[in-house]
Context: one part of a larger RNA
Molecule: large-subunit ribosomal RNA, domain V
Organism: wastewater metagenome
């Protein structure tokens, strides 16, 4: 030094397996539901299949009887029109029973008896005779049709069952009985219910994600003295209002302080000095105004129509500011001013659809419809540039793609908290700041905890404790060595020095940790991928079963809980130990 063998497994962020965790995709799937919009299914109810008899309610017609009372007035006068006579032995008047209405007063009807009369036109009242006819009107009764509906009864449609025949056949059919019965069944059409099924939707910023908060629009600061200019940076606003709070002409001056004036006081009105923008402008800020953009008071209505030269702003789309020209107008004596509001918030883009108006298309005219075009309405589309008229959840059963662009483990900066240390010294320590403690507070140091950022690693750097093995660091537990002491003295307190060597067993929990038990000179803190899983566990955490509490309408979910639950790898280099050959 070069070659082997024969072991061991720190490391080659070691093999293997496009990370199961965690974001993320206008990704996928089961699952659930009071997500959404469908479908079956169930039902209500029409019409078909679908006939017939009888009753009954209700309505229509049609005929036929009866009804009908204000006052006044012979008295229970429904309207109108014709009318001088009508009705009677084809049996009036009155009598007796009976029905029917009923403003108790009569009205009408039937039937017995009775045997020649009854009533009208005249005077009163809007209106004149039930005298007698006709047309109708209001309620009701009865008879007929028709139609809703409801009830009952049949039987021939339809079902269902025996038996028999075709036929040796559970299938069809045929005869003929039983039952049910126009119901059920079955079409179609329409409301209702409808996770039984489907197919979808569940937004996005975000110092991971979730939760929370946000999301348009104004005003200010940040913003570095044009213009703009981020953050889950500091602060506040708007989703309107106002027919006067707008146009004009005119004319006015506000807060505050001092002093002085009857009631008058801290503020009511007045004078006077003085400060000069602090008042006031519907509401936020900022900027503006006193020549007033404030404040009154008179007329008005330009809160106009049709245009716009030229400009700000700006990726577009939107948005702004605007003279001046026509039309008719308002105030003003005029010159002029007037196209809202001292300025910026007060808001929605297409699409569809209402309303009014123009009369412009629908290809030779006229309708009628239905579009266009001008005004105008309907969106907290507020996830405010608005995917659609229309939409929520869980997934530990889980799956694809991706991502160290982004989380949990480890490292990495940092070092807020931690842990040390040092300065100041108010103070405790009877007295004395410093033998020991140290408040208020300033620096360094470390880099073991919680964190923070999110830099390698998500085509994978296995995670707690235990066990084996260890190996380093002093800030020193014990053992050595010193200083000071509020050290007599044993013991002890504190500080310096010192890492050679040491640092037990046991109960309990998975446990690190801690409490406890017994020793011990002492039973040290710490790095080492919270040292070690290609060394070993697998008890705990962290899939898949299962339960309890809780939550959740429910799938299912809980750094609560509980019982269970596969831990592969032959060593090729490096390193290491052993042994051999040149």
């Nucleotide at each position: 030094c070069c070659c082997g063998c024969g072991a061991c497994u720190a490391g080659a962020c070691g093999g293997a397996g496009a990370g199961a965790c965690c974001c993320c995709a206008u990704g996928g799937a089961g699952c659930u539901u009071c997500a959404c919009u469908g479908c079956a299914g169930c039902u209500c109810g029409g019409c078909a299949u679908u006939g017939g008899g009888c009753g009954g309610c209700c309505g229509u017609g049609c005929g036929u009887c009866g009804u009908g009372c204000a006052c006044a007035g012979g008295a229970u006068a429904g309207g109108u029109g014709g009318g001088a006579g009508a009705c009677u032995u084809u049996g009036a008047a009155g009598c007796g029973g009976g029905g029917u209405c009923c403003u108790u007063g009569g009205a009408u009807c039937c039937c017995g008896u009775g045997g020649a009369g009854u009533c009208g036109c005249c005077g009163u009242u809007c209106g004149g005779a039930u005298a007698c006819c006709a047309c109708c009107c209001u309620c009701g009764g009865c008879a007929c049709a028709c139609g809703u509906c409801c009830g009952u009864c049949c039987u021939a449609a339809c079902c269902g069952g025996a038996a028999c025949c075709c036929u040796g056949g559970a299938a069809g059919g045929g005869u003929c009985c039983c039952g049910g019965g126009a119901c059920a069944g079955u079409g179609c059409c329409c409301g209702g219910c409808g996770g039984g099924c489907a197919g979808u939707u569940u937004g996005a910023c975000u110092g991971g994600g979730g939760c929370g908060g946000u999301c348009g629009c104004c005003u200010c600061c940040c913003a570095a003295a044009g213009a703009g200019u981020a953050a889950c940076g500091g602060a506040g606003g708007c989703g309107c209002u106002c027919g006067a709070a707008g146009g004009u002409g005119c004319c006015c001056u506000u807060g505050g302080g001092c002093c002085g004036g009857u009631u008058g006081g801290g503020a009511a009105c007045c004078g006077g000095c003085c400060u000069g923008u602090a008042a006031g402008c519907g509401c936020a800020a900022a900027c503006g105004c006193a020549u007033a953009a404030g404040g009154g008071c008179g007329c008005c209505u330009g809160a106009c129509u049709g245009c716009g030269a030229g400009g700000g702003g700006u990726a577009c789309a939107u948005c702004c500011c605007g003279a001046g020209c026509a039309g008719g107008c308002u105030c003003g004596a005029a010159a002029g001013a007037g196209g809202g509001a001292g300025u910026u918030a007060g808001u929605g883009a297409c699409c569809c659809g209402g309303c009014g108006g123009c009369a412009c298309g629908c290809u030779g005219c006229g309708g009628a419809g239905c579009g266009g075009c001008c005004g105008u309405c309907g969106c907290u589309u507020a996830a405010c540039g608005g995917a659609c008229a229309a939409a929520a959840g869980c997934u530990a059963c889980c799956c694809u793609g991706g991502g160290g662009a982004u989380a949990a483990c480890a490292g990495g900066c940092u070092g807020a908290u931690c842990g040390g240390u040092u300065c100041c010294a108010a103070g405790a320590g009877u007295u004395c700041a410093c033998u020991u403690c140290g408040a208020c507070g300033a620096g360094c140091c470390g880099g073991u905890u919680u964190g923070g950022c999110a830099c390698c690693u998500c085509g994978a750097u296995g995670u707690c404790g235990g066990c084996u093995c260890a190996u380093c660091g002093c800030a020193u537990c014990c053992u050595g060595g010193a200083g000071g002491g509020g050290c007599a003295g044993u013991c002890c307190c504190u500080u310096c020095c010192a890492a050679g060597g040491g640092u037990u067993a046991g109960g309990c929990u998975g446990u690190u940790c801690g409490c406890c038990u017994a020793u011990c000179a002492a039973a040290g803190c710490g790095g080492u991928a919270c040292g070690c899983g290609a060394g070993c566990u697998g008890g705990g955490u962290u899939c898949a079963a299962a339960a309890c509490g809780u939550c959740g309408u429910g799938a299912g979910a809980c750094a609560g809980u509980u019982u269970g639950g596969u831990c592969c790898c032959u060593a090729u280099c490096u390193g290491u130990c052993g042994u051999g050959g040149g």